Description
Predicted 3D model of a 1392-nucleotide RNA (small-subunit ribosomal RNA) from an uncultured bacterium. The coordinates come from a structure-prediction model, not an experiment, and the mean pLDDT is 84. The sequence is in RNAcentral, with records from ENA and SILVA.

RNA sequence: AAUUCGCCCUUAGAGUUUGAUCCUGGCUCAGGACGAACGCUGGCGGCGUGCUUAACACAUGCAAGUCGAGCGAGGAUUAUGGAAGAUUUCGGUCGGAAGCAAUUCGAGCGGCGGACGGGUGAGUAACGCGUGAGCAAUCUGUCCCAGACAGGGGGAUACCAGAUGGAAACAUCUGCUAAUACCGCAUAAGACCACGAGGUCGCAUGGCCUUGAGGUAAAAGAAUUAUCGGUUUGGGGUGAGCUCGCGUCCCAUUAGAUAGUUGGUGAGGUAACGGCCCACCAAGUCAGCGAUGGGUAGCCGACCUGAGAGGGUGAUCGGCCACAUUGGAACUGAGACACGGUCCAGACUCCUACGGGAGGCAGCAGUGGGGAAUAUUGGGCAAUGGGCGCAAGCCUGACCCAGCAACGCCGCGUGAAGGAAGAAGGUUUUCGGAUUGUAAACUUCUGUCCUUGGUGACGAACACAAUGACGGUAACCAAGGAGGAAGCCCCGGCUAACUACGUGCCAGCAGCCGCGGUAAUACGUAGGUGGCUAGCGUUGUUCGGAUUUAUUGGGCGUAAAGGGUCUGUAGGAGGUCUGUUAAAUUCGAGGUGAAAUACCACGGCUCAACCGUGGGGCUGCCGUUGAUACUGGCGGUCUGGAGUACGAUCGGCGCCGGCGGAAUGUGUCACGUAGCGGUGAAAUGCAUAGAUACGACACAGAACACCGAUCGCGAAGGCAGCUGGCGAGAACGAUACUGACGCUGAGGCACGAAGGUGCGGGGAUCAAACAGGAUUAGAUACCCUGGUAGUCCGCACAGUAAACGAUGAUGACUUGUUGUCGGCGAUAGACGGUCGGCGACAAAGCGAAAGCGAUAAGUCAUCCACCUGGGGAGUACGAUCGCAAGGUUGAAACUCAAAGGAAUUGACGGGGGCCCGCACAAGCGGAGGAGCAUGUGGUUUAAUUCGAUGAUACGCGAGGAACCUUACCCAGACUCAAAUGUUGACUGACGGGUCCAGAGAUGGGCCGUUCCUUCGGGACAGUCAGCAAGGUGCUGCAUGGUUGUCGUCAGCUCGUGCCGUGAGGUGUCAGGUUAAGUCCUAUAACGAGCGCAACCCCUACGUCCAGUUGCCAGCGGGCAAAGCCGGGGACUCUGGAGGAACUGCCUACGCAAGUAGAGAGGAAGGUGGGGAUGACGUCAAAUCAGCACGGCCCUUACGUCUGGGGCGACACACGUGCUACAAUGGCCGGUACAGAGGGCAGCCACCCCGCGAGGGGGAGCGAAUCUCGAAAGCCGGUCUCAGUUCGGAUCGGAGUCUGCAACCCGACUCCGUGAAGUUGGAUUCGCUAGUAAUCGCGCAUCAGCCAUGGCGCGGUGAAUACGUUCCCGGGCCUUGCACACACCGCCCGUCA
Repeated sequence: AAUUCGCCCUUAGAGUUUGAUCCUGGCUCAGGACGAACGCUGGCGGCGUGCUUAACACAUGCAAGUCGAGCGAGGAUUAUGGAAGAUUUCGGUCGGAAGCAAUUCGAGCGGCGGACGGGUGAGUAACGCGUGAGCAAUCUGUCCCAGACAGGGGGAUACCAGAUGGAAACAUCUGCUAAUACCGCAUAAGACCACGAGGUCGCAUGGCCUUGAGGUAAAAGAAUUAUCGGUUUGGGGUGAGCUCGCGUCCCAUUAGAUAGUUGGUGAGGUAACGGCCCACCAAGUCAGCGAUGGGUAGCCGACCUGAGAGGGUGAUCGGCCACAUUGGAACUGAGACACGGUCCAGACUCCUACGGGAGGCAGCAGUGGGGAAUAUUGGGCAAUGGGCGCAAGCCUGACCCAGCAACGCCGCGUGAAGGAAGAAGGUUUUCGGAUUGUAAACUUCUGUCCUUGGUGACGAACACAAUGACGGUAACCAAGGAGGAAGCCCCGGCUAACUACGUGCCAGCAGCCGCGGUAAUACGUAGGUGGCUAGCGUUGUUCGGAUUUAUUGGGCGUAAAGGGUCUGUAGGAGGUCUGUUAAAUUCGAGGUGAAAUACCACGGCUCAACCGUGGGGCUGCCGUUGAUACUGGCGGUCUGGAGUACGAUCGGCGCCGGCGGAAUGUGUCACGUAGCGGUGAAAUGCAUAGAUACGACACAGAACACCGAUCGCGAAGGCAGCUGGCGAGAACGAUACUGACGCUGAGGCACGAAGGUGCGGGGAUCAAACAGGAUUAGAUACCCUGGUAGUCCGCACAGUAAACGAUGAUGACUUGUUGUCGGCGAUAGACGGUCGGCGACAAAGCGAAAGCGAUAAGUCAUCCACCUGGGGAGUACGAUCGCAAGGUUGAAACUCAAAGGAAUUGACGGGGGCCCGCACAAGCGGAGGAGCAUGUGGUUUAAUUCGAUGAUACGCGAGGAACCUUACCCAGACUCAAAUGUUGACUGACGGGUCCAGAGAUGGGCCGUUCCUUCGGGACAGUCAGCAAGGUGCUGCAUGGUUGUCGUCAGCUCGUGCCGUGAGGUGUCAGGUUAAGUCCUAUAACGAGCGCAACCCCUACGUCCAGUUGCCAGCGGGCAAAGCCGGGGACUCUGGAGGAACUGCCUACGCAAGUAGAGAGGAAGGUGGGGAUGACGUCAAAUCAGCACGGCCCUUACGUCUGGGGCGACACACGUGCUACAAUGGCCGGUACAGAGGGCAGCCACCCCGCGAGGGGGAGCGAAUCUCGAAAGCCGGUCUCAGUUCGGAUCGGAGUCUGCAACCCGACUCCGUGAAGUUGGAUUCGCUAGUAAUCGCGCAUCAGCCAUGGCGCGGUGAAUACGUUCCCGGGCCUUGCACACACCGCCCGUCA
């Protein structure tokens, strides 16, 4: 310190369903681990680990032998020995046999060991394993202790020899021989067997001890003097066998299994119990607490993960089991039914003379094969351990080492310090810079690893000596030199880390969500960053996160989930008091829980990994001494739960029978005539053969109006005319009785709407199927006319429903209000009490919310059923039930990243309410038909430049296309460029005039020509060079700005507060009111902002001031006339100030706001009229061609200049207009009255000319001064209903004007020509008052004008609005929703 207690600590989440929210719920990720594999990469060392697949097949070598101190025979060598024999010079020499001794060899007999060690996990769901017990039912070689003993015999046999058979393996016969081989005999303390007596003990069978008599069985020697052995008995130790309790995977779509099966008796067998085996007898035994069957699997210590509980795994190490080519069998032995033994059978391989034989790597290496994948045919017995041996020793692929592999864990290194010109290079850039980056270079230093050389172990322990495979290794010393040593993955979010280029829904990425369709932090590359590091990623598996199987720790009204209902078996759980017991529970001590692992402490390798020592623990099991509250067992007690009896009630509760009227249909008769019936409208159908309608009578079947209800009854399904009978139930009341008899309920049994089925009846109505008629694009439907099963009854089956309160049953507890049904009590026809039922609203609480709330979905208790993402699918298969239809039970493959619940905000609705708008209606005038003008589409073209396209494009950009414009086409030209700035150099002008070529641009020529100066040069212009160009090329879906539209609609928001878990709500709703979210009242809101309104401009009326160019009443002058003149400020007018209108006053209504009144007054009356003014936002609305601007693209052109052409085309189609079709008109003559504007390259009076456009003169006026100037109208005339005296297109001719120029392609004038058109289909547009309609005038642009367009101005001047049902658009409230790209939505089926 681990341990215990307390404190402390530990237990982390994220992405993804939606427009957003909360919830449910699945999917996915971040972590750890691995006997791994794959990709890229790879310096060193230590310690580990390494066929997970084919228990597939195996070449070769090795893996179990040993003992001569058990035995016989033999060989070899050596020593000794010296025979036979030969020879001899007789001295001897040669020769070497037998014997004996030592050493040694291989075979044999014999002993011990080959049952250990080593391998593998096929089989096995089992007493196989784990754990704890038991054997009074057992064995145990070698080892230890103790007792006793070993006397004396016998017969064989291998080897060997001979013979025979065989290819071989091998076999057979004959003969010889030994033993610690084998067999009798003797002995028997003790042992064993059966019988008897006594004692003692045990849970039972029974054990143990003492004792009597009987029976049975022993032994071996070797060595030599140290010992090693042999036999028997008892004990110990070790090992083994057997039995039992508990634990040990999945499937019930496996529900019944079993004949040696279960038990008994007897016998056999075994070391031992036992149906282990056999004979006989009995009929048992196991099973829903899962038998039997099927599938899968060796089990454990432990390992991984986890906060834990759990979940997963069972490699290496250790324990047990099983197996050894497959199956079977025994033998030997202490031990095996035996991996390297035997026999038999099978498959396979090999040998063969074809007759027959041999073999078994799941021992160590190794080979083939399989596979994603797993190593050397290495060294050594030095150590540890094992076998044999007295020992020396021999054997040992056990083992110790080495080799290979980043396969894992651990350690180390690839350098350290200094070093800013922040180098170069790279990348990027807003061009300034930033970044890579102290990084490098460079300077100084170090030496771990490395290289070379030297020294050199521990491991060795055995009396001494000897003995090291590893290995000249580790370690140490010296020297050398930064020298030899970095990669991999990632960078959209989760998740740490961003830029550029390329690509353009392609190529590709991806764990989930998802990226990529021209500006990709998501693809590829680069630079940079982040992470880890000799590794890094990927894949696979597993635990975690996942409280997502929930014991800890979930749910079931609507998300998945309450069985359709009752009854009841097993089971579960169960009221009061008391006694007893001690099963459960519990305190203590005891046994066990192997070692290793994990944890703690200390220690050894330089550290660590690794290893050692000690400690604590191993949550478990077993027996035991106690305790007894609770639970259980047993006995007794009680009345509160439950039940029984009694009384007066209640009901559409069930079953059987009888009866009734209305309606319907049919039949008969009567009456009666042309239709009836049916529908949105019709038709089919019925009817002159007399229907329908009306009346009478008769028959049939079915259902029961009114009462009737927000009601009652029933377990549910369900139950309704009246009445009789039978049966059941509930609540209430007051007593009595029983004494926990109660609750729930897997299976089981019963009931169970409608529809359906079988048999037999019945059949009025209604009515699937079917037929016809309609509707419709079709209509196998909705509607209509018919119509069969069926609907009804009896019997039998079926067994399901949104069988719903989508809410299982029972009991207890918990704050109130109110209605109703039945009873009691009370009573007054009032109020109120109590029990039981049926309803409503709320408190607390619960709930995701909506909601529930004593009839709970609240708080608890007990029991049952059921759920675990969506689809596939309540499908398939199997089983079972059914006559069938079909029911019950009930999957998987595959596929998706969701499917869902509740609520929120919108949008939407052929939902509702309220309201508004020329929205409809009521009117007036148009468009759509004609001709022309203009725009667009289309077509055409060299080009017909581009844009705008429902409303919100189409007389739009364009408020002026003959050239220009101009962007298009053709042709010709230019390339620092058409313009400008700046720097440098050179030249000297520039400009102007003129000539030539040319279509012009352009090119060339001629004439003529500077200023300042400090003399360096400068100004200016041109040329050259450089830097900056230019583009109406693309992207309006990269943008700014501007604009259209909803819409001048009344809305859109915020702060604080409040409500809600939240999105969000409230305010902003409600009641009134308004043109208005305008105002008032009410109000958990109170205020505020952008909008509304007002403030601004014009206009309508006074007042004041001012009075020219305007005005002229009075005064004066003057003309043909005229404010013409002097004057004047009264008036008109001009233009400045200020006033005026506010529902202020009156009446009515109203709380108020306000509304109404032909009210009063007033020029004006309820915003007086008009304008400007356009909230938050919507349409990726429009515009890159007005302008600006990011990115991309072009650069002798996609830039620039010029001439010509085109934008003006024309079979057609559409939009917007003009002019008409005429008499409310046309034409002619006469005559009157505006406003607002414009004017010097202009307006032009007036005069002259011209029919006219216009021309020629010519005053005035930069304008209240001059000038441009009305028409409709009015007066008069004419035309008389016609293709015209309407209409003016088109065409011919002649002109005018502008302009460089009117051919393409101008306007206007005159003469002539005189088309269509006689009021316009479906449909459609504008307008509510000085409006529509109608009439003319002006202006911008502009040389002129295609203007009938646009913007303004005034003149004349209506009709109508009952009203809000309908069409369109809009506002507010509310409702539904599966829509949110928001109904032009979503979505289903078929086909490809």